Predicted 3D model of a 74-nucleotide RNA (transfer RNA) from a Nanobdellia archaeon. Its Rfam family is "tRNA". Rfam describes the family as follows. Transfer RNA (tRNA) molecules are approximately 80 nucleotides in length. Gene Ontology term of the family: triplet codon-amino acid adaptor activity. Taxonomically the source falls in Nanobdellia (Archaea, Nanobdellati, Nanobdellota). The RNAcentral record of the sequence draws on ENA.
RNA sequence: GGGCAUGUAGCUCAACCUGGUAGAGCGCCGCCCUUGCACGGCGGAGGUUAGGGGUUCAAUUCCCCUCGUGUCCA
Numbered sequence: 001g002g003g004c005a006u007g008u009a010g011c012u013c014a015a016c017c018u019g020g021u022a023g024a025g026c027g028c029c030g031c032c033c034u035u036g037c038a039c040g041g042c043g044g045a046g047g048u049u050a051g052g053g054g055u056u057c058a059a060u061u062c063c064c065c066u067c068g069u070g071u072c073c074a
Base pairs, nucleotide, nucleotide: 001073002072003071004070005069006068007067010026011025012024013023020057028044029043030042031041032040050066051065052064053063054062
């Protein structure tokens, strides 16, 4: 330098192919339970979907560029 994959909550990942309210588990906070803790139950907070541009009534999703990471080739 080139090919491929990948980037979404604090962490691990869905949703993308087929555009239409951004979700789950773990973690965090509160309440219940307990003499207390753990476990368990209920509720809650937390997101410019890597960045920019384009298409569209509408973009995490489609197109282009850039950046990060992994991998392969040279």